[in-house]
RNA sequence: GCGGCCGGCCAGACAGUCGCUGGCAGCGCAAGCUGCUGGAGGAAAGUCCGGGCUCCACAGGGCGGGAUGCCAGGUAACGCCUGGGGGCGGCACGGGAGACGGUGCCGCUACGGACAGUGCCGCAGAAAACAGACCGCCGAUGGCGCCUCUCUUCGGGGAGUGCUGCACAGGCAAGGGUGAAAAGGUGCGGUAAGAGCGCACCGCGUUGCUGGUAACAGCAAUGGCACGGUAAACCCCAUCCGGAGCAAGACCAAAUAGGGUUCCUAUGGCGUGGCCCGCGCUGGAACCGGGUAGGUCGCUAGAGGCGCACGGCGACGUGCGUCCCAGAUGAAUGACUGUCCACGACAGAACCCGGCUUAUCGGCCGGCCACUUUU
Numbered sequence: 001g002c003g004g005c006c007g008g009c010c011a012g013a014c015a016g017u018c019g020c021u022g023g024c025a026g027c028g029c030a031a032g033c034u035g036c037u038g039g040a041g042g043a044a045a046g047u048c049c050g051g052g053c054u055c056c057a058c059a060g061g062g063c064g065g066g067a068u069g070c071c072a073g074g075u076a077a078c079g080c081c082u083g084g085g086g087g088c089g090g091c092a093c094g095g096g097a098g099a100c101g102g103u104g105c106c107g108c109u110a111c112g113g114a115c116a117g118u119g120c121c122g123c124a125g126a127a128a129a130c131a132g133a134c135c136g137c138c139g140a141u142g143g144c145g146c147c148u149c150u151c152u153u154c155g156g157g158g159a160g161u162g163c164u165g166c167a168c169a170g171g172c173a174a175g176g177g178u179g180a181a182a183a184g185g186u187g188c189g190g191u192a193a194g195a196g197c198g199c200a201c202c203g204c205g206u207u208g209c210u211g212g213u214a215a216c217a218g219c220a221a222u223g224g225c226a227c228g229g230u231a232a233a234c235c236c237c238a239u240c241c242g243g244a245g246c247a248a249g250a251c252c253a254a255a256u257a258g259g260g261u262u263c264c265u266a267u268g269g270c271g272u273g274g275c276c277c278g279c280g281c282u283g284g285a286a287c288c289g290g291g292u293a294g295g296u297c298g299c300u301a302g303a304g305g306c307g308c309a310c311g312g313c314g315a316c317g318u319g320c321g322u323c324c325c326a327g328a329u330g331a332a333u334g335a336c337u338g339u340c341c342a343c344g345a346c347a348g349a350a351c352c353c354g355g356c357u358u359a360u361c362g363g364c365c366g367g368c369c370a371c372u373u374u375u
Base pairs, nucleotide, nucleotide: 001371003369004368005367006366007365008364009363010362012340013339014338015337016336017335018334020039021038022037023036024035025034026033027032041346045357046356048355049354050353051352052351053245054244055243056242065241066240067239068238069237070084071083072082073081074080085111086109087108088107089106090105091104092103093102095100112236113235117234118233119230120229121228134176135175136172137171138170141169142168143166144165145163146162147160148159149158150157151156184202185201186200187199188198189197203225204223205222206221207220208219209218210217211216249297250296251295252294259288260287261286262285263284264283268282269281270280271279272278304323305322306321307320308319309318310317311316341344
């Protein structure tokens, strides 16, 4: 210099004018006015996880249901984060005849259990799990055929280290082909052809030792391989989980209607009726409580921001200092003008916080790997 990747940060800037809204101060009986000051985001979004807060429920246990799932740590908690391990992939550079393996950087990972049980494995293919044989290879051995020798009662029989004959029995699973997957792989030996049949290496299992908190790794010995895959199929194991949500919930509290208690009228009034009894209906006042409209609180000082020191690889923790940084409720956070530039994306709080995911013009900073050039 160039290419790729990773992490962090910013989110047009400045000035003026006019508005909206929270707080404080002053003035005003009040409505309000004036001044000062605060006023969206990295995602405020999706509402997918986790928690705070509030109300309800709750002796304890079981069944059922849901979530999570390598190891260790962080945290209020998590399905999040950090560090580590295994696996897979990309780029680059090495090793090996090959199977394969190593190193550096980056990315992904739903990564408990498949000898607890049950189920499934479409199509293709010969065969899909107590394996199988389509093409193919062989045909040593047995059989058939031919040849040679020999015996003969001339019908035939016997023998052979014979055959570059058949492919009938049978053997094989190396090669081809199917498939996501075909019962370890490469090479040498071996064989009629083959095959862990034998050996070396690679992979795998078991055991032991060593290192590590652990996941796991390394080494050694040993086993010819020990019955495929699928649990984002049921299931098993372990851990965790009560429900509803700020329209939660608490308080103040009109008018009208209705409720309760007390008092007054009251040996009342009205209706039925000739009258009495009886039955039914009926007034006013004061107080109380529930509750609607409306209002107040919840509401933003918090698992808070910034800085420093210390502990830790890190997530994070501890201590000290400092700052106050939207809080509306038909719901404010805007409009216009001017100048400049790299010409401005996605988007807009509604109880709060920690995450994840998704959307996003452009720019800045730091780092890693590889290549090239120069010194």
Background:
The RNA shown here (Bacterial RNase P class A) has 375 nucleotides and comes from a Gammaproteobacteria bacterium. It is recorded under the gene name rnpB. The coordinates come from a structure-prediction model, not an experiment, and the mean pLDDT is 79. Lineage of the source: Bacteria > Pseudomonadati > Pseudomonadota > Gammaproteobacteria. Its Rfam family is "Bacterial RNase P class A". Rfam classes the family as a ribozyme. Rfam describes the family as follows. Ribonuclease P (RNase P) is a ubiquitous endoribonuclease, found in archaea, bacteria and eukarya as well as chloroplasts and mitochondria.